Description: The RNA shown here (transfer RNA) has 74 nucleotides and comes from uncultured Halobacteriovorax sp.

Order: sequence, then C1' cells, then structure tokens
RNA sequence: GCAGCUGUAGCUCAGCUGGAUAGAGUACCUGACUACGAAUCAGGUGGUCGCAGGUUCGACUCCUGCCAGCUGCG
Repeated sequence: GCAGCUGUAGCUCAGCUGGAUAGAGUACCUGACUACGAAUCAGGUGGUCGCAGGUUCGACUCCUGCCAGCUGCG
C1' cells in the first nucleotide's frame, strides 16, 4: 500500500428481510435474607448504536468518506 472482518450500556455480546418504548448476561446501587458478610432472591440506574454525510415517510440495519482495532497479501 491492497483486501477482508469488527466497532451497540463500565465489561462480554444479541438485534432476523429497514418500522413496536434498543435488549441479555455481568458489574454497580437499593431492599429482603444473615449475628455480620458471601451466596441467593426482588427491584432499579446506566447507551450521541465509532464519527460525519447521503438515501428513505422511517436507519443499529442500506450507500459514501473518515477514524480505531484485528487478520491476510505484498
């Protein structure tokens, strides 16, 4: 330099063919339980969907450029 893949909550990830308030686990917070903790149970907080444009009535999803990481080729 070229090609491909990935980027969604603090962390690990789902999100089917564009449409419903964007979800799960974990972590964190509160409560229950306990002599106190841990574990367990119940509830709760938390996201500019990497960035910027475009297409569309409507974009996490499609298109373009850029950024970051990983892999391969040279």
Annotation:
It matches the Rfam family "tRNA".